Notes:
The prediction has a mean pLDDT of 90. Large-subunit ribosomal RNA, domain IV from Meridianimarinicoccus zhengii, 328 nucleotides, folded computationally. Lineage of the source: Bacteria > Pseudomonadota > Rhodobacterales > Paracoccaceae > Meridianimarinicoccus.

Context: one part of a larger RNA
């Protein structure tokens, strides 16, 4: 010095990114339990108390004909110990945000979570020899199902919502009309030939789907604006002009897992707060099924505060095992 252990005065997070480890708590009975809520829960909420042994009293309950045995409860009194749930075993607890409803699932060997999936929503395809997918086919699976079914895509309990834009990309849909491939058609012209002919080129013109054209669709892929003026302190601008847009961001929410400038201001927790909470809005750069906003419960998730508790540290000490180490 190392790796495990034990104990440690006062103080008790002052250690640290963090209480990361350690302490603490823990069993059974009774007594009591809050907000908040989907009435289920929350909850073992929290917080207490008693628990060994001896007698004595009293109520039962079986079984005996009784004495009594055997169990189950009350109440009272005593006894001993440092320690009575005497050893192992065996929740630490509360408050308050953020994610995600919730049980589940995952990087086999650094990640377990707010990722993934989940019941629910919605759009969208598919009338059955279904679509959709494997196969060159034969075939199969979808399914021995049939639109209350399967396939796709997206979003994720549940509440209350889900605004405006179809100009552009996607998709549906449109027996007009525009361009258009191969073919068809063949006016006309070229070679050669003495001629029939043989052989080449080729105008109009007729020709799908496509794309053009014309609607229609956004829980389709996406989008959702600028300046300037104006109120009888000032501020500000409800209100007006004006440019441009397909439409200018509505509800709700906001310095947030989003905010750069920032440690924004203000309040609240501290003696003292780049975090945390709760407000403002001047949203660099939210925003409504790439979901909006809330929300009981749950969570090896995360943030910050408090109770216990402790060698985590003031700041260290000592001890016990096992190696290191010396010496043989």
């Nucleotide at each position: 010095c190392c790796a495990c252990g034990u104990u440690u005065a006062a103080g008790g997070a002052a250690c640290u990114c963090g209480g990361c480890a350690a302490a603490a708590u823990a069993c059974c009975u009774c007594c009591g339990u809050a907000a908040g809520u989907u009435c289920g829960c929350g909850a073992g909420a929290a917080g207490g108390a008693g628990g060994c042994c001896c007698g004595g009293u009293u109520c039962g309950u079986g079984g005996g004909c009784a004495a009594c045995c055997a169990u189950g409860g009350g109440c009272c009194g005593g006894g001993g110990g440092c320690a009575c749930a005497a050893a192992c075993c065996a929740g630490g607890g509360g408050g308050u945000g953020g994610c995600g409803a919730c049980u589940g699932u995952u990087u086999a060997c650094u990640a377990a979570a707010a990722a993934c999936a989940c019941a629910g929503g919605u759009c969208u395809c598919u009338g059955c020899g279904a679509a959709g997918u494997c196969g060159c086919a034969a075939g199969a699976c979808g399914a021995c199902g049939u639109a209350u079914a399967g396939g796709g895509a997206c979003u994720g309990a549940c509440g209350c919502c889900u605004g405006c834009c179809c100009g552009g990309u996607g998709c549906c849909g449109g027996a007009a009309g525009g361009u258009u491939a191969a073919a068809a058609g063949g006016a006309g012209g070229g070679g050669u030939g003495a001629g029939a002919g043989c052989u080449c080129c080729g105008a109009a013109u007729u020709g799908a789907a496509g794309c053009c054209c014309c609607g229609g669709u956004a829980a389709a892929c996406g989008g959702c604006g600028g300046c300037c003026g104006u109120a009888a302190c000032u501020a500000u601008a409800a209100c007006g002009g004006u440019c441009c847009u397909a439409a200018g961001g509505u509800a709700g929410c906001g310095a947030a897992a989003u905010u750069c400038c920032u440690u924004g201001u203000c309040g609240g927790g501290u003696a003292a707060g780049u975090u945390c909470c709760g407000a403002c809005c001047u949203g660099c750069a939210c925003g409504a099924a790439u979901g909006g906003c809330g929300u009981a419960a749950c969570g090896a998730c995360u943030u910050c505060c408090c109770c216990g508790c402790u060698g985590u540290c003031u700041c260290g000490a000592a001890c016990g095992u096992g190696g290191a180490c010396u010496c043989a």